[in-house]
RNA sequence: GCCCAUGUAGCUCAGUGGCCAGAGCAGCUGUUUUGUAAACAGUAGGUCGGCGGUUCGAAUCCGUCCAUGGGCU
Numbered sequence: 001g002c003c004c005a006u007g008u009a010g011c012u013c014a015g016u017g018g019c020c021a022g023a024g025c026a027g028c029u030g031u032u033u034u035g036u037a038a039a040c041a042g043u044a045g046g047u048c049g050g051c052g053g054u055u056c057g058a059a060u061c062c063g064u065c066c067a068u069g070g071g072c073u
Base pairs, nucleotide, nucleotide: 001072002071003070004069005068006067007066010025011024012023013022018056027043028042029041030040031039049065050064051063052062053061
């Protein structure tokens, strides 16, 4: 230099055009316990990497840039 993949909650990930953007773990509160853990119930947390475009409508499609990983020379 060229090519490919990935980027969504604190972490691991799902979501392939319209459903309030979700799950598990972690966090917080409560119940239970002498206490802790476990269990159970509840709860908070997101400008979906940035910018622009297409569309009535974009996390999702397109372009470009950034970051990370991989491959080729």
The RNA shown here (transfer RNA) has 73 nucleotides and comes from a Minisyncoccia bacterium. Rfam family: tRNA. It is annotated as a transfer RNA. Taxonomically the source falls in Minisyncoccia (Bacteria, Bacillati, Minisyncoccota).